The RNA shown here (transfer RNA) has 76 nucleotides and comes from candidate division WWE3 bacterium CG10_big_fil_rev_8_21_14_0_10_35_32. The same sequence occurs in records of 2 taxa. It matches the Rfam family "tRNA". About the family: Transfer RNA (tRNA) molecules are approximately 80 nucleotides in length. The coordinates come from a structure-prediction model, not an experiment, and the mean pLDDT is 80.
RNA sequence: GCCUUGGUAGCUCAGUUGGUAGAGCAGCUAUUUUGUAAAUAGCAGGUCACAAGUUCGAAUCUUGUCCAAGGCUCCA
Numbered sequence: 001g002c003c004u005u006g007g008u009a010g011c012u013c014a015g016u017u018g019g020u021a022g023a024g025c026a027g028c029u030a031u032u033u034u035g036u037a038a039a040u041a042g043c044a045g046g047u048c049a050c051a052a053g054u055u056c057g058a059a060u061c062u063u064g065u066c067c068a069a070g071g072c073u074c075c076a
Stems, first nucleotide, its partner, number of pairs: 001072007010025004019056001027043005049065005
């Protein structure tokens, strides 16, 4: 330098044909308990890596950039 895969909540990951972004764990609150844990109920948490384009509408399609993992090639 080239190719492939990936980047979505604090963490691990879904999101199938473009149509209002989700789960588990963690966190917070309430109930329960003498108290803690557990259990139950609820709440909060997102510029979908960044920018641009296409579209009525983009996490999803296109282009560029950045980062991570793997592979190939050249030079020293």